[in-house]
This record gives sequence, C1' cells and structure tokens, in this order.
RNA sequence: AUUUUCCUUCGGGGUCGGGUGAAAGUCCCAGCCGGCGGUAAUGAACAGUUUGUUCCGAGCCCGCGACGGGGAGUGAGUGUGAAGCACCAUUCCCCCUGAUUUGGUGCAUAUUCCAAAGCCGACAGUGAAAGUCUGGAUGGGAGAAGGAUGUG
Repeated sequence: AUUUUCCUUCGGGGUCGGGUGAAAGUCCCAGCCGGCGGUAAUGAACAGUUUGUUCCGAGCCCGCGACGGGGAGUGAGUGUGAAGCACCAUUCCCCCUGAUUUGGUGCAUAUUCCAAAGCCGACAGUGAAAGUCUGGAUGGGAGAAGGAUGUG
C1' cells in the first nucleotide's frame, strides 16, 4: 500500500397541552421524531507531499436495511419403524416496500445549505381506528470502529 480470512465492540427517535367519550398516547385540534451508505465545484481542517481523508451535504435524489409474501440449498438436528412429509436451525435468492415544492445563496437548476409552505411512516395487539403505547425484539440488521492474520 492493498485487502484475504477471522475476531471483538458498537449499531433508532418520538404525544407537551386541549376536545369528544363509559373508554382514546389509537379519533379531532395541536405537539413531537427521522436507521445505514452514496451524492458536483470551490473552500476549510487534518495527514502528507502534490496526493489522501474529513466537513460544508438529504426522512421525502439514488441505493440498502428492517416488516410482510414466496422459493431453493444445507443439516449423522427433532417427530415418525423407514421413505415421504412436517417442524427446527442455518445460508442464499426473488417479490413487495412511503413522501417535495417554491424562492434565495453560490462559478454551478445544491430536490442536500438558508427561508417558507407541504408531505410520509411495516406487522400483530388494544376498553376506540396507533410513525410515537404494548409485543415479536435481551431478536435481526444496512453498516461503523478497532484488532489479529494473509498478499505485494
């Protein structure tokens, strides 16, 4: 410098206040919240020596994860006398999957900054319909950081 394999750790927030009602954090008014990676120029910072990293820089631009639906493989696993089948564990694939405009700034149509006005949010449960309560979940996870190891 590159990046092989492995290990460890980390890895999601939110109903103030009021109305109706027998009952609502679920309805109405209103409040609050925003996972991960990418994303131009210039400039700045740091490292460094002419290159690299980071920041300005996204809920609604692109992609991913999660929820839901389906399929395939693996296993001296569990049930069955066996096969088959079912279940369980594990790996992978496919499908599904919400929402933004206007004005300004700037070398630059920055849907990212500034201002304003909008919009969106899995499944199951519930004394009444849920982004926010409870639950699957002390789970999974995009990925982030560090360490060991391999290669040049």
A computed fold for a 152-nucleotide RNA from Halobacillus mangrovi, annotated as FMN riboswitch aptamer (RFN element). NCBI's taxonomy places the organism under Bacteria, Bacillota, Bacilli, Caryophanales, Halobacillus. Its mean pLDDT, the model's own confidence on a scale to 100, is 75.